[in-house]
RNA sequence: GAUGAACGCUAGCGACAGGCCUAACACAUGCAAGUCGAGGGGCAGCAAGAAGUAGCAAUACUUUGUUGGCGACCGGCGCACGGGUGAGUAACACGUAUGCAACCUGCCUAUUACACGGGGAUAAUCCGGCGAAAGUCGGUCUAAUACCCGAUAGCACUGUGAAUCCGCAUGAAUUUACAGUUAAAGAUUUAUUGGUAAUAGAUGGGCAUGCGUAACAUUAGCUUGUUGGUGAGGUAACGGCUCACCAAGGCAACGAUGUUUAGGGGUUCUGAGAGGAAGGUCCCCCACACUGGUACUGAGACACGGACCAGACUCCUACGGGAGGCAGCAGUGAGGAAUAUUGGUCAAUGGGCGAGAGCCUGAACCAGCCAAGUCGCGUGAAGGAAGAAUGUCCUAUGGAUUGUAAACUUCUUUUGUAGGGGAAUAAAAAAGGUUACGUGUAACCUAUUGUAUGUACCUUACGAAUAAGGAUCGGCUAACUCCGUGCCAGCAGCCGCGGUAAUACGGAGGAUCCGAGCGUUAUCCGGAUUUAUUGGGUUUAAAGGGUGCGUAGGCGGAUUAAUAAGUCAGUGGUGAAAGUUUGCAGCUCAACUGUAAAAUUGCCAUUGAAACUGUUGAUCUUGAGUGCAAGUGAGGUAAGCGGAAUGUGUAGUGUAGCGGUGAAAUGCAUAGAUAUUACACAGAACACCGAUUGCGAAGGCAGCUUACUGGUAUGUAACUGACGCUGAGGCACGAAAGUGUGGGUAUCAAACAGGAUUAGAUACCCUGGUAGUCCACACAGUAAACGAUGAAUACUAGUCGUUGGCGAUAUACAGUCAGUGACACAGCGAAAGCGUUAAGUAUUCCACCUGGGGAGUACGUUCGCAAGAAUGAAACUCAAAGGAAUUGACGGGGGCCCGCACAAGCGGAGGAACAUGUGGUUUAAUUCGAUGAUACGCGAGGAACCUUACCCGGGCUUGAAAUGCAGAGGAAUGUGGUGGAAACAUUACAGUCAGCAAUGACCUCUGUGUAGGUGCUGCAUGGUUGUCGUCAGCUCGUGCCGUGAGGUGUCGGCUUAAGUGCCAUAACGAGCGCAACCCUUAUCGUUAGUUACUAACAGGUUAUGCUGAGGACUCUAGCGAGACUGCCACCGUAAGGUGUGAGGAAGGUGGGGAUGACGUCAAAUCAGCACGGCCCUUACGUCCGGGGCGACACACGUGUUACAAUGGGGGGUACAGAGGGUUGCUACCUAGCAAUAGGAUGCUAAUCUCUAAAGCCUCUCUCAGUUCGGAUCGAAGUCUGCAACUCGACUUCGUGAAGCUGGAUUCGCUAGUAAUCGCGCAUCAGCCAUGGCGCGGUGAAUACGUUCCCGGGCCUUGUACACACCGCCCGUCAAGCCAUGGAAGCCGAGGGUACCUGAAGUACGUGACCGUAAGGAGCGUCCUAGGGUAAAAUUGGUAACUGGGGC
Repeated sequence: GAUGAACGCUAGCGACAGGCCUAACACAUGCAAGUCGAGGGGCAGCAAGAAGUAGCAAUACUUUGUUGGCGACCGGCGCACGGGUGAGUAACACGUAUGCAACCUGCCUAUUACACGGGGAUAAUCCGGCGAAAGUCGGUCUAAUACCCGAUAGCACUGUGAAUCCGCAUGAAUUUACAGUUAAAGAUUUAUUGGUAAUAGAUGGGCAUGCGUAACAUUAGCUUGUUGGUGAGGUAACGGCUCACCAAGGCAACGAUGUUUAGGGGUUCUGAGAGGAAGGUCCCCCACACUGGUACUGAGACACGGACCAGACUCCUACGGGAGGCAGCAGUGAGGAAUAUUGGUCAAUGGGCGAGAGCCUGAACCAGCCAAGUCGCGUGAAGGAAGAAUGUCCUAUGGAUUGUAAACUUCUUUUGUAGGGGAAUAAAAAAGGUUACGUGUAACCUAUUGUAUGUACCUUACGAAUAAGGAUCGGCUAACUCCGUGCCAGCAGCCGCGGUAAUACGGAGGAUCCGAGCGUUAUCCGGAUUUAUUGGGUUUAAAGGGUGCGUAGGCGGAUUAAUAAGUCAGUGGUGAAAGUUUGCAGCUCAACUGUAAAAUUGCCAUUGAAACUGUUGAUCUUGAGUGCAAGUGAGGUAAGCGGAAUGUGUAGUGUAGCGGUGAAAUGCAUAGAUAUUACACAGAACACCGAUUGCGAAGGCAGCUUACUGGUAUGUAACUGACGCUGAGGCACGAAAGUGUGGGUAUCAAACAGGAUUAGAUACCCUGGUAGUCCACACAGUAAACGAUGAAUACUAGUCGUUGGCGAUAUACAGUCAGUGACACAGCGAAAGCGUUAAGUAUUCCACCUGGGGAGUACGUUCGCAAGAAUGAAACUCAAAGGAAUUGACGGGGGCCCGCACAAGCGGAGGAACAUGUGGUUUAAUUCGAUGAUACGCGAGGAACCUUACCCGGGCUUGAAAUGCAGAGGAAUGUGGUGGAAACAUUACAGUCAGCAAUGACCUCUGUGUAGGUGCUGCAUGGUUGUCGUCAGCUCGUGCCGUGAGGUGUCGGCUUAAGUGCCAUAACGAGCGCAACCCUUAUCGUUAGUUACUAACAGGUUAUGCUGAGGACUCUAGCGAGACUGCCACCGUAAGGUGUGAGGAAGGUGGGGAUGACGUCAAAUCAGCACGGCCCUUACGUCCGGGGCGACACACGUGUUACAAUGGGGGGUACAGAGGGUUGCUACCUAGCAAUAGGAUGCUAAUCUCUAAAGCCUCUCUCAGUUCGGAUCGAAGUCUGCAACUCGACUUCGUGAAGCUGGAUUCGCUAGUAAUCGCGCAUCAGCCAUGGCGCGGUGAAUACGUUCCCGGGCCUUGUACACACCGCCCGUCAAGCCAUGGAAGCCGAGGGUACCUGAAGUACGUGACCGUAAGGAGCGUCCUAGGGUAAAAUUGGUAACUGGGGC
C1' cells in the first nucleotide's frame, strides 16, 4: 500500500459499486419454460348469442361449438439458451498460434428446382376394470403440417471408368460416360406464410498439432490395446475408438510412473522494473447438477427444474407399494469470527413461442438490509481580552495553559422540518393511417404504454437550529506534565518499561494524528540485493566434492566459401470486450460512466540482411598430442642383501643390589639379578647425510642392490592438424583406527592388573600386559583427507633465496624454461590478510551455501560380515548464533622495573593479668553509626547528673527556643508559703515603666499562620573524608594512519625516585600530575639587642648576669649567602653513572613536613552542618526525676604491666626540649608517712611558675613464683562536685592472683631510625588517659640479593571475560510443562490386483408370437455401475511401555 474481511468504540446525509471465503451439508414453502386455435379433433370451465321451460318483469334453469376464446389431448418449435457452483480435473482442461485435402450445423440470408397419387392407424372423448395413492389395463369412434406406400428428380449419395490441372504428402478440384438409391404439407382474414431436394454464405460446434501453464527423486523405472502395421467394424469426422491377425515395440534424468495440491485465462494487488502473490465481483472457456452408471429424443445433450437402473438419505402409505433432488431467486436449519428480503415490475435491455396482438421470463431493471469499500457534503461563519470563571500545572503575594475557545454581537441556511411546484427527463419504437418510389423501404400524421416515483430537481417559511468521535503521546513516530501504584497491578509490534520521585502501568489536564470514522486482528506484496536473470556468495562469517580418469551435457584457436536454424530489420495477420494510460465529454463536483487514441513487451506468416553463434566444405599451426636427444627424483611393484639398536637364549667374569620417581612403591634379584664379555636366534625400524630439499593426482614416499614400470622438465621442430577445457551420473585410488581368513610377534601398547598421587583419581606418573602394531589376500571408504583456498586458459611493477635443465670451457657472472620459498607495487578484502604458486583483472565448466539450536538426528532407501557410511527432514524453541579487529580487565603466560614486598636483622602481637573497643548474649533500655584491606583506644580531643539521642514514671500542647497578626490582662521584676522526686501546680507579699494622650517596650493568657523532629532514605543530594597512592600516571589541540571502534604522540634504546631526561621517531606542541617554588631543620654573614647572653671593664654577694655596662659569644628573629654533578678522573653519542676524589657545615631530590592528577569502590557520613522527597503534630515534639549507654558464659582487635640480675630496692648526684598558667600555675613556710590541707609570694609570662627520667657514683638482693610481678580483696583516708550506691581519681597500711618469654600464624622498622627513658598539651569541676597529639634524652643491628610471597608500573601474548576470574561456563541428577521418534496391539482412509456375481442399457444374433408392411415383443451373447471374497502394498489416528530433544 491492499482486502468479498472479522472484532472493539463511535455514528448525520447522498451517489456509485459490493455482500456464505466455512458444510459440492440437509432442505419446509412459493416462484424460476413455455408458447402456437393462422396444424388438428374437439370443448371441461368462462363470456356472448340463439332456442326452450318457469315467471308480469327482473331473474333462475335447461339445450345448443353458433361465436369470443380455450383446460386437457394429438402435432410443431423451444426446453442443449439464460441462471448457479468450482466438487472433480496437472489434462489438448485452459491460453496462444496453426491445420482439417478428416467434419457437422435447426432457426437466418442468397440462388435453383419441386410439391403428383394413395393408405391404414392413434390420443383425447365415451364405456368398463384394478389400485389407498401414484397410476394403469381392456374395449369402441375419430382428425391432422402425426405415420406409411407408390410416382417423379439431379449440380445429392454409392460403385466402375476416362481426360485436364493443382498440392510437401495421404490426395484434391473441374469436365464427362454408365449403373443403382432417396423427397414433399398444408394453413389463412387472400396480404402472405409454411413444406421438400440441392448449392453457397453466415453463425455455432467437433477434431488434430507446436509452444506455455504446480510441488515432491525420502516417487526411477513405467506400459500388453500397450507401440506400430494389414484388414474389418464404428463415428458427423480422423484415429487402437473397437475387433482379428502380424511385428515387439513405445515412454523416461530435457523427469516417465506414482503421490499430494489445484478449475484455467482476460485480469487484480504490490513493485522503479524484473518479479512475487491472488483468480471474489465483471467477461471468455471448461467441468458439474444428491452419488455412480446408461442410453433415448433431437440440428445440437449422454440433458440442473427429461428418462431408465443401482446406492445413500428424506417423505407418504390402507404395508401391497409409491414420491423427491435449491451448486436457479427469495427463505430455513446446521457449520462458522463472518455475509442480506420468503419485496416490486416485465416500463426498458434481452430471450422463447406466435403472422400478430400478445403470453412467459427470480434473465434483467428497480426497491429493501449492512460504514463492508470508494467518492462527495455537513456538523456553522465573522467579530469578540475582563485574556472572566471552573479545571490543570508551576520556581506559588504571582504566573502559565485550556484560549478567540466560551459568554456576547452580527451574519448565513448546505443539511433538517413543514408547505408548494414538478404527471419534468429516462421514450424512441412497435401499432394504425397518409404520401413517395414501387412491393418493402423512407418521410409525415394519429392515439396509447412508467415499476422506480410524486422520486430527482426547483421554490417558500423556520431557526445555529438536527449532527464528533477514535487511537496515540519512551525511541522507531507527530505529540508532556501531575497524581496513584511500588518487579504489585499491569503494558508491549521490536528494543524494552514497573523493585517510592514511572513523559512506557491506571487516572487527570494538555498535546498530536486521522475524521463519520478510528483502532486491533488476519492475509498478500514491498522494504528484503534476505534465492541475487536484472542483482549475492564459498581462506577465517553458512558454503570447494578426499583425489583422479571419464560418459552425457555445457563451452571452445586461425583463414576462407556456402547456408540462413539462432540473431537483426521491414511488412501483414492475430493479440475479444471490459480493464490500464492519455485526450475530450456526461451526471451540480468527484467517485462513476461514455467516446476516441495509445499500450497489450506475445504468437504466426512473409520479404530482406549476413557481422556474430550454429551447420557444411576446404585450408593453417600457435592450443593439444607424437617422435628424436641428453637429464632428474625418498614416484610405484617384486626379489635379494646390510649394519647399529632392542629383546631373548647359552656360556664366562662378578656381587648385592637393580630398576623407577618430584619422592616412592609395585616389579626383578643370593635358585646369583643389574653391570660386563663371547656366541647364537628373532622380528621390526632404517641414525648421520637431511635441508621453507626432492617426487607423486591425492592419500603418501627415506638403508643398499637388481629387475620391471609410471611421470615430469629441458632442447629440437621431423610428424598429426583443434584431436581441446570442464565434467551430473559412473569407474578407480584413498592416512590412521577397525573387520574377516591364514601367518608372524622383537619393540611399543587401547583393554586389563598392580603400585603411587589425591578429599576421591575408573586419569596424568611408575611396573607389567592382551588385541593391535608387521606380512598375504579380501572388506571398509572415513579424517582439522587443510593451503580450512575446485579445475583450466590469458593478462597485470619488482626484489632476494633455492631445486632440475639449456647455453658456455666453467661449482664464475648475466640470460632463459619449469618448480619451490620470503618480501612487496597496483588491485582486492569486513578486517586479518592475499598479492604472477592471487583471495587481482576476465572467460568456461563442475560442486556447495541461505539465522542459531533441534541435527548430520529421526523415518525411508542404498551399501556393508559388523562397526557403520551415504542420502537426509519436521514438530518445537531462541533473538540471536557467528567473523575480523579495538580498548580494557584477567592468566597457577612471557620480558623489564619498583616498594620494609621477600631476604638479612632488631623489637613486638598471638599464651598471663588488667585497660579499652567490637561481636554475641542478656536487658525495661543496654541509644545510634562505622564491618576485608580502607570497622574494632573508630565518630568520642573526657557518658556519675547534664551530655543523651535509649528505657520507666510524672507533666505541657502556639508548645523548651524563633516569628507575623488579632484580642484580653498585667509593669518588668524580686522575696516567701503549701503539695510534690522534680518539673510543675497553687498561693501570699513587695513592686507600679516611657509618653500630654493615642499607644509603645516587657510579661502572661486566648485564637490563627506557623514551630519542632538525633524520625526514614548517604541507592535522590551538597559539602567533607578514607583507599588504590606521593603510585607515575591521566589527557588535549593540530597533523598523520585506519571504513570504523580506535591508534600515533605516551612506542623503541639508554637513563631516572619520577611520562626524570637524552637519542631515535609521522609526529609537533601543550595541559593536569613529577620536580621546583612554601614551612622547618643543619652552616655562615648582616641588622637588631629585652624579659635572653656575659668576653672585656667596673661594683657587689655565703653564692648566682645580681647590678652598671657591652653588642663580642650563645640565643632570639628579620634579611641574605650557600649545593648546581658546578670542578677533577674514568665510562658513555648524550642524558647520566661511578670515585673513602677535591673543596665544603651540608653532595648528588641533604633530613622532615605541607602539597594527593584523571578516576575506582552506588566506599563512609541525612547523628557535625546544609538540603529534595516521604512521615509524626495532646506526639516520632518538649520539660523533669530515676535508670541505662559501665550488664557478662564467651569470641576477636588495639594497648598497658610483667615474667626479672643489661634487673628490683635504698641513698647520693647531672643534663632537656616543647608547651601550659588569673574560675589559673604557684615559689617559700607550717601540718600530715602520704594523697593533701592551712598560710604566703611572684606571674596576664624569653622576667614568675609547672618540670625530667633513663644516665653516673655507691649499698643491698643472688635465680627463687623471689626484695620478680603486681591483679584482686580488706581497712583507713584525701580531693572534685548539688550528688561518687549503681559509676570517679588519688594516698597509706595490709592481702599478694595469673605469669618463668608464649602453638599455628602474624605486625612494625633502613639512622638520629628501631629500641628505650621521661616531659608537655587538648578535652576537663573531677576522671576511669595504659588512648590521642607533640617534645626532647640515650641510642643500635642488618640489607648477599630479586628465585619465591604480597602490592604496583611499563611492554608483549592468549581470551568464548566487559557486573570484567568473586568472570564465564559443561554434563548428569531432582521437580514441572511441551512437541516428537520407536512400539505388541486397536481403529480408519483412498488406490490397485485376482476371482465370483452382475441392474439398466447400446450393439450383435435369433425371432415358431404380434403387425398388410415398416417394424416390434420375447430369448441369448459381449461389455459394465454396484455388491461380495482374498492376499498384499500405501497412508493416517490412537496406545501400555520406552528413547533422546526443547523450555

The RNA shown here (small-subunit ribosomal RNA) has 1447 nucleotides and comes from an uncultured Bacteroidota bacterium. The sequence is in RNAcentral, with records from ENA and SILVA. Its mean pLDDT, the model's own confidence on a scale to 100, is 81.